[in-house]
RNA sequence: GGACGCGUAGCUCAGCCGGUUAGAGUGCCACGUUGACAUCGUGGAGGUCGGAGGUUCAAGUCCCCCCGCGUCCA
Numbered sequence: 001g002g003a004c005g006c007g008u009a010g011c012u013c014a015g016c017c018g019g020u021u022a023g024a025g026u027g028c029c030a031c032g033u034u035g036a037c038a039u040c041g042u043g044g045a046g047g048u049c050g051g052a053g054g055u056u057c058a059a060g061u062c063c064c065c066c067c068g069c070g071u072c073c074a
Stems, first nucleotide, its partner, number of pairs: 001073007010026004019057001028044005050066002053063002
C1' cells in the first nucleotide's frame, strides 16, 4: 500500500429485508430480605448507536468520506 471484518450502556454483546419507546446479561445505586455479609427479589440511573455528510416520510440498519481496532495479502 491492497482486501475483508468489527466499532451500540462501565464491561460482554443482540438488534432480521430501513418502520418509530434503542435492548439483554453483567456491573453500579436505592429499597426489601439477614443479627451482619453474601445470595435472592423489586425498582432506578446510565447511550450524540466511533465522527462528518448524503439518500428517504422515516437510518443503529443503505451510500460516501474520515478515525480506531483486528485478520489476511504484498
The RNA shown here (transfer RNA) has 74 nucleotides and comes from a bacterium.
Its Rfam family is "tRNA". The family's RNA type in Rfam is transfer RNA.
The prediction has a mean pLDDT of 80.